[in-house]
A computed fold for a 76-nucleotide RNA from a Desulfobulbaceae bacterium, annotated as c-di-GMP-I riboswitch aptamer. It matches the Rfam family "c-di-GMP-I riboswitch aptamer". From the family's description: GEMM was predicted in a large-scale screen for bacterial structured RNA regulatory elements. Its family is annotated with cyclic-di-GMP binding in the Gene Ontology.
RNA sequence: UAAAGAUAAAGCUAAACCUGCUGCAAGGCAGGGGCGGAAAGCCGCGGGUCUUUAGAAAGAUAGCCGGGCUGCCUUA
Numbered sequence: 001u002a003a004a005g006a007u008a009a010a011g012c013u014a015a016a017c018c019u020g021c022u023g024c025a026a027g028g029c030a031g032g033g034g035c036g037g038a039a040a041g042c043c044g045c046g047g048g049u050c051u052u053u054a055g056a057a058a059g060a061u062a063g064c065c066g067g068g069c070u071g072c073c074u075u076a
Base pairs, nucleotide, nucleotide: 003075004074005073012037013036017032018031019030020029021028022027035063041069042068043067045066046065047064048061049060050059051058052057
């Protein structure tokens, strides 16, 4: 540096739901709570889905998939 995620070790994160705040909405933030996650870390680049909208368009979702960048440990 690359590959793998068996075995450990140290940890990390946090679904649904509840409460508060916020947004037209999808949603987001904080506290509680743990379904889960070896990148469920970060990035709206491609696709999907969702919201507003007659449409154009704008937004959301990274825990929907792909892709890019970065990171801990170990070596069956």
Taxonomically the source falls in Desulfobulbaceae (Bacteria, Thermodesulfobacteriota, Desulfobulbia, Desulfobulbales).